This is a predicted complex of two RNAs, RNase P RNA and transfer RNA, with 414 nucleotides together.
Rfam match: Bacterial RNase P class A. It is annotated as a ribozyme. Gene Ontology terms of the family: ribonuclease P activity, dimeric ribonuclease P complex and tRNA processing.
Its mean pLDDT, the model's own confidence on a scale to 100, is 75.

[in-house]
RNA sequence: GCCGGGUCAUCGUCUCCAAAGCAAUUUGGGGAAGGAAAGUCCGGACAGCACAGGGCAAUGCACCGGUUAAGCGCCGGGUCCGCCUCAGGCGGAACAGACAGUGCCACAGAAAAUAACUAUCCGCCUUAGGCGGAUAAAGGUGAAAACGUGGGGUAAGAGCCCACGGUAUGAUAUAGUAAUAUGUCAUAGGGGUAAACCUUGCAUGCUGUAAUGCCAUGUAUACCGGCGAUUGAGAGCUGCCCGUUCGAUGCCGGAGGGUAGGCAGCAAGAUCCUUUCAGCAAUGAAUGGACAAGAUAAAUGAUGACAGCCCGUAAGGGAAACAGAAUCCGGCUUAUAAGC
RNA sequence: GGCGAGGUAGCUCAGUUGGUAAGAGCGUCGGAUUCAUAACCCGGAGGUCGAGGGUUCAACUCCCUCCCUCGCUA
Numbered sequence: 001g002c003c004g005g006g007u008c009a010u011c012g013u014c015u016c017c018a019a020a021g022c023a024a025u026u027u028g029g030g031g032a033a034g035g036a037a038a039g040u041c042c043g044g045a046c047a048g049c050a051c052a053g054g055g056c057a058a059u060g061c062a063c064c065g066g067u068u069a070a071g072c073g074c075c076g077g078g079u080c081c082g083c084c085u086c087a088g089g090c091g092g093a094a095c096a097g098a099c100a101g102u103g104c105c106a107c108a109g110a111a112a113a114u115a116a117c118u119a120u121c122c123g124c125c126u127u128a129g130g131c132g133g134a135u136a137a138a139g140g141u142g143a144a145a146a147c148g149u150g151g152g153g154u155a156a157g158a159g160c161c162c163a164c165g166g167u168a169u170g171a172u173a174u175a176g177u178a179a180u181a182u183g184u185c186a187u188a189g190g191g192g193u194a195a196a197c198c199u200u201g202c203a204u205g206c207u208g209u210a211a212u213g214c215c216a217u218g219u220a221u222a223c224c225g226g227c228g229a230u231u232g233a234g235a236g237c238u239g240c241c242c243g244u245u246c247g248a249u250g251c252c253g254g255a256g257g258g259u260a261g262g263c264a265g266c267a268a269g270a271u272c273c274u275u276u277c278a279g280c281a282a283u284g285a286a287u288g289g290a291c292a293a294g295a296u297a298a299a300u301g302a303u304g305a306c307a308g309c310c311c312g313u314a315a316g317g318g319a320a321a322c323a324g325a326a327u328c329c330g331g332c333u334u335a336u337a338a339g340c
Numbered sequence: 341g342g343c344g345a346g347g348u349a350g351c352u353c354a355g356u357u358g359g360u361a362a363g364a365g366c367g368u369c370g371g372a373u374u375c376a377u378a379a380c381c382c383g384g385a386g387g388u389c390g391a392g393g394g395u396u397c398a399a400c401u402c403c404c405u406c407c408c409u410c411g412c413u414a
Stems, first nucleotide, its partner, number of pairs: 001340002006306006013032008034322001038333002041331005046208004053242004058204005063077005078095001079093006096199002101197002103193003117139002119135007147165006167188009212264004223254005234246004269291001271290003275286004309318003341413007350366004359397001368384004390406005
C1' cells in the first nucleotide's frame, strides 16, 4: 500500500412496490453501513438573510507551474535541510520580508547591538602603580560576540588595503513559461526572533439542513418592571462606524399560557466500473455498462452447516480488528486483527 | 447534527508582552500546645501543567494533530 470473511438454510428488524382487508395486519417480490460512516480540520454544493456606496477592523494563506466546482488538497519542478550503501537515492520543510519600523534576547558575560573587563600600544606623573587617549587581534562568558584564511600595513591594531573564498542587495547576459541556475559588474559587512507586534501581496458577506418552505393542532394583548412616541425608543444593512431605509395597538427584560405532530428539503450524481485517447503525472475527454438504506431516538442482527486459513498423523481444536449512516459530495488527519 | 468553552497538587483556583528550579487556600504528614481532642502556632511533603510532535537558546504560555469534560442550539 491492497484487502476488510464466501455460499446456503432458519428466525428476526427497517423500508419500497404489488395484492387482500374497514382497520390492526397478512402474503409475495426488491433493497438495507464504511474505508474510515469517526475527528469536524479544510473546501464546496444547497438554503435563508443581506448585497447604492465609502472607511476601519478581523480572519486565513504565502517558492514556481499545472490540476480542480473549490481548497491549507493533489501532481510535476525549484531551493534549503537531514540520512544512506554518495556521478546517485530516500525523507522532510509554517519555503514572502529581520536592508520598513517597534519590541524582546533570562542567567553568565566588559558588552546582547549607540560594545571595552583582562589585554596591546602611546602620552603624562614619583620606580609598585595611577590618570588620559588609541585599538578591537588574543583571552574568557554564552544558544548566539561584530565576514573566514593568508599577506601588506601600523605606535599597537582593525575589511584599513590586497588576493582567494563566502554572504547580502541592485543591475545585467544566457537557459527556462516561471521559481531558479550559471556568469559578469557595482555596492555593503551591524547577530537572532515574524508558530512577537507588524509590513507586503492575495483571498474572504454572515449563518448552517435543528438552514429553509408548507400543512395541521393549540393559545392570553394575563400580569410586573424599564425605555419611547417625530426633540426618534428601537429594528434592518449579520464584525464596527459613516451613511441610508423603516419605525408607534411600539421595543427590551421578567413571569406565565399553548403546541411540541406531519410533508418537503432527502437520495441519479462534480457517482462508480471497463475500454480507448490526451498528458511525465495529478487530471481531463469520449464510448459502453452498473448502481435506488433514508429510518427520527433511530433498523441493518442472531444461530447452524459447508468451503477457505492456522495447529495436529488423526480424532479434534483455534483466529478475525477499527468501528457503525443521520443533507450530500471532494480532501486531510487519526484508529485498524488476520491475510497478501 | 451544528457551534463554542475548558483541562495546572487529593479538591477549588491563580499563573501575559515566552526567562532561571510553577504558586495560593482547603486537605494531608510531622512538631509544639493540652490530662486528651479540636482550633490557633511552626515546619515539611505532594505537579510527566490532558497526550504527542514542532518553532525557539529556552514553552504552562506560541503553532499543529489527537484524548477527555462541559455548555449553547427546534